[in-house]
């Protein structure tokens, strides 16, 4: 000096589960029956990787405390796009270690 180890920001990738049913309105096509697109409320069923909760190998300063991608589903979300998204990659800025 290369680098590690945090934290932030760009920039890529990034799953799961209903095109569910009722009910209200609204737009569009249409002679009409009837279709199509959205939006609002309410049921049921189902993911789980925003957050939150819980417990636990483990660890600590061992009273007690912190802890996951495990569990729960509050909440978020379940055609497609759109947001979002745990994690992982690069590139930068900070901070720390640094043989």
């Nucleotide at each position: 000096c290369g680098g590690g180890c945090g934290c932030g920001c760009a920039c890529g990738g990034g799953a799961g589960a209903g095109u569910u049913c009722g009910c209200g309105g609204g737009g569009c096509c249409a002679a009409a029956c009837g279709g199509c697109c959205g939006c609002g409320c309410g049921g049921c069923g189902c993911c789980g990787a925003a957050g939150g909760a819980g417990c636990a190998a483990c660890c600590g300063c061992c009273c007690c405390g912190g802890a996951a991608u495990c569990u729960c589903u509050c909440a978020g979300g379940c055609a497609g796009a759109u947001c979002g998204g745990a994690c992982c990659g690069u590139g930068c800025g900070c901070g720390u270690c640094g043989a």